[in-house]
Context: one part of a larger RNA
RNA sequence: GCCAACGAGUUCAUGUAUAUUGCGAGGCUAAACCCCGAUAAAGGGUGAAGCCAUAGGGAAACCGAGUGUGAAUAGCGCGCAAGUAGUAUAUAUGAGACCCGAAGCCAGAGUGAGCUUGCCAUGAGCAGGGUGAACGUCGCAGAAAUGUGGCGGGAGGCCCGAACCUAUUAGCCGUGCAAUACUUCAGGAUGACUUGUGGUAAGAAGUGAAAAGCUAAUCGAACCUGGUAAUAGCUGGUUCUCUCCGAAAUAGCUUUUGGGCUAGCGUAACGUGUUCCUACGAGGGGUAGAGCACUGGAAGAUAUCGACAGGGCGAAAGCUCGCGACAUCUAUCAAACUCCGAAUACUCGUAGUUAGAGCGUUGCAGUUAGACGGUGGGGGCUAAGCUCCAUACGUCAAAAAGGAAACAGCCUAGAUCUCAAUUUAAGGUCCCUAAAUCUACACUAAGUACAAGCGAGGUGGUGAAGUUUCUCAGACACUGAGGAGGUUGGCUUAGAAGCAGCCAUCCUUUAAAGAAAGCGUAACAGCUCACUCAGUAAGAGACUUUGCGCCGCAGAUUAACGGGGUUAAGUGUAGUACCGAAACUGAGGGCUUGUUAUUUCUUCGGAAGUAGCAAGCGGUAGGAGAGUUUUCGCAUCUGCUGUGAAGGCAAAGGGGUGACCCAUGCUGGAGCGUUGCGAAGUAAGAAUGUUGGC
Numbered sequence: 001g002c003c004a005a006c007g008a009g010u011u012c013a014u015g016u017a018u019a020u021u022g023c024g025a026g027g028c029u030a031a032a033c034c035c036c037g038a039u040a041a042a043g044g045g046u047g048a049a050g051c052c053a054u055a056g057g058g059a060a061a062c063c064g065a066g067u068g069u070g071a072a073u074a075g076c077g078c079g080c081a082a083g084u085a086g087u088a089u090a091u092a093u094g095a096g097a098c099c100c101g102a103a104g105c106c107a108g109a110g111u112g113a114g115c116u117u118g119c120c121a122u123g124a125g126c127a128g129g130g131u132g133a134a135c136g137u138c139g140c141a142g143a144a145a146u147g148u149g150g151c152g153g154g155a156g157g158c159c160c161g162a163a164c165c166u167a168u169u170a171g172c173c174g175u176g177c178a179a180u181a182c183u184u185c186a187g188g189a190u191g192a193c194u195u196g197u198g199g200u201a202a203g204a205a206g207u208g209a210a211a212a213g214c215u216a217a218u219c220g221a222a223c224c225u226g227g228u229a230a231u232a233g234c235u236g237g238u239u240c241u242c243u244c245c246g247a248a249a250u251a252g253c254u255u256u257u258g259g260g261c262u263a264g265c266g267u268a269a270c271g272u273g274u275u276c277c278u279a280c281g282a283g284g285g286g287u288a289g290a291g292c293a294c295u296g297g298a299a300g301a302u303a304u305c306g307a308c309a310g311g312g313c314g315a316a317a318g319c320u321c322g323c324g325a326c327a328u329c330u331a332u333c334a335a336a337c338u339c340c341g342a343a344u345a346c347u348c349g350u351a352g353u354u355a356g357a358g359c360g361u362u363g364c365a366g367u368u369a370g371a372c373g374g375u376g377g378g379g380g381c382u383a384a385g386c387u388c389c390a391u392a393c394g395u396c397a398a399a400a401a402g403g404a405a406a407c408a409g410c411c412u413a414g415a416u417c418u419c420a421a422u423u424u425a426a427g428g429u430c431c432c433u434a435a436a437u438c439u440a441c442a443c444u445a446a447g448u449a450c451a452a453g454c455g456a457g458g459u460g461g462u463g464a465a466g467u468u469u470c471u472c473a474g475a476c477a478c479u480g481a482g483g484a485g486g487u488u489g490g491c492u493u494a495g496a497a498g499c500a501g502c503c504a505u506c507c508u509u510u511a512a513a514g515a516a517a518g519c520g521u522a523a524c525a526g527c528u529c530a531c532u533c534a535g536u537a538a539g540a541g542a543c544u545u546u547g548c549g550c551c552g553c554a555g556a557u558u559a560a561c562g563g564g565g566u567u568a569a570g571u572g573u574a575g576u577a578c579c580g581a582a583a584c585u586g587a588g589g590g591c592u593u594g595u596u597a598u599u600u601c602u603u604c605g606g607a608a609g610u611a612g613c614a615a616g617c618g619g620u621a622g623g624a625g626a627g628u629u630u631u632c633g634c635a636u637c638u639g640c641u642g643u644g645a646a647g648g649c650a651a652a653g654g655g656g657u658g659a660c661c662c663a664u665g666c667u668g669g670a671g672c673g674u675u676g677c678g679a680a681g682u683a684a685g686a687a688u689g690u691u692g693g694c
Base pairs, nucleotide, nucleotide: 001694002693003692004691005690006689011095012094013093014092015091016090017089018088019087020086021085022084023083026052027051028050032046033045034044035043056063057062066078067077068076069075098237099236101234105227106226107225108224110223111222117201118200119199120198121197122196123195124194125193126191128160129159130158131156135152136151137150138149139148140147141146164188165187166186170183171182203219205215206214207213240627241626242625243624244623245622250263251262252261253260254259264367265366266364267363268362269361270360271359272358275357277352278351279350280349281348282347283346289340290338291337295334296333297332299330300329301328302327304325305324306323310321311320312319313318370396371395372394373393374391375390376389377388378387379386401412402411403410416589417588418587419586421585423583427579428578429577430564431563432562436576438575439574440573441572442571443570449566450565457551458550459549461548462547463546464545465544466543467542468541469540470539478535479534480533481532482531484508485507486506489503490502491501514529517528518527519526590617591616592615593614594613595612596611597610598609599608600607601606628683630680631679632678633677634676635675637673639672640671647667648666649665650664653662654661655660
């Protein structure tokens, strides 16, 4: 891991509700006792002690279909007769209370010191080498004390280093050789040493050169058994079918925030009977917007006032730029401004519609971690797949199907079942891939683009619309030619000649030519320009708005058209056709609810069936209803069975919406079923489930 078996809402007591049975203004017995029986269970009887109901209101006195409050004959509150006992189901409370699961707490003349810690008693062990204390002795020096040298001596928690004890480093191992080992290196190695045997101290206790270490692989309180099914607002699991409806993730309170209680929202029964909703009518409002009439903010202009900071000029007077206040004008801003002011929403009324609408009572819940999207807002950065509110907004949650390549929350659309049927929605129609290589007119040349997105800025890329200037009296561009004289204007300057700088900027000849627009020279020179003529010949220039592009644009797979690919199969504006879903329609079937007609049964309350019509049938938590299976009991079929029971095998026959039931063949070899009731150890895929097998 798989298979098989086992494996979780039970029982008792007491309430509540519904159904049903008995009796009914009454209903019921309890303990106990008696009979029968097997000294049992079941059954029958005695037993009103007591309980519920029959009257309530009030704190009470008390009054009473009323009573309390109160001065009240007012108002208001609570009241003004259907129960009771049993049974079943649901649920609550108490109990282990649906099942499994802690870490823990307490108890015991409970068990442990064969591991380990300390201690006691008695034994044992420590190769070899080194150092050389005290002390002794001999010599020398010395008056002596004493010093010094030789020899002897053999001390030491001394030195090196095996056994032995320990465990520093690194490796190895890490489903190991091993629940701590092995290799290597290392520390101690006559000592506070190591070790054998025997003994001793223990669970809030021991022992501890102290690490909360150790006390038998267990220690911040051992182990065993018991209290014990401890408790678990936590996690996991909780077994057959079909039908109808179908939530919540909010509010208040909570040592409360992953738990509860009450309300909200669901469901079922009963009651009410259009109250819901929609349309219309009537209302109040101060939001959106708008505005500046108030309150405030902020910009410009003007006038007036001010012992008005500061800067500039001036000897000063003063001038000027400004500063503050107030008024007027212009253009404005506001959640905590309003002279104004919607749409919605809300309230009331009148009509209409009739739906799993509304409201009330009772039983039973679940939910109280919500998510994204749209809209209106707060926080944040008008950041977040961010966070917090609102929304008679949506979807998901609890919703499948089609589209968006893929994609809970987006778009289309809500799946009762069947059908090689029909029409569409969103979205699509070159191929992958169902359907247009469709029609018309444009644009784009960037593979821009082809279903997200990239700024400021730049662009003589190109299209459209418009305004305007010049132009056959010749424009714009190009080619040829001229572009001169006074004069090198004056000043300045080393020089200044159109062209460093300052001043002036005239006149003449002309078709035209600046006391010069640019380059250039040291200064001249030189080359262009403005301007003019000729040639040529038809459009040329400036600007505004706008469409599609281009640059800006650098990343990690080719890697942001889904791919192929596409110059349309891109973009824009129109149009027609087609494809396209579990939507709609068609054909057939099923179920639920309502209604009409009708049949049968009836305890006369009703129940069941048939036919027609209408509406409905996605669904988690959850509510309600109807069934299937298993085991056992009572009855039943005067049932089945060696002429083969149960069980097993078989996809294949038949029935049922389904759980499941029936038949058949083989196997098997001894019991088993139908129907009606009753009772439960009643259904397995999950619980790191338990046991067994492989």
Description
The part of an RNA shown here (large-subunit ribosomal RNA, domain II) has 694 nucleotides and comes from a Candidatus Nanoarchaeia archaeon. The RNAcentral record of the full RNA draws on ENA. Lineage of the source: Archaea > Nanobdellati > Nanobdellota > Candidatus Nanoarchaeia. The coordinates come from a structure-prediction model, not an experiment, and the mean pLDDT is 83.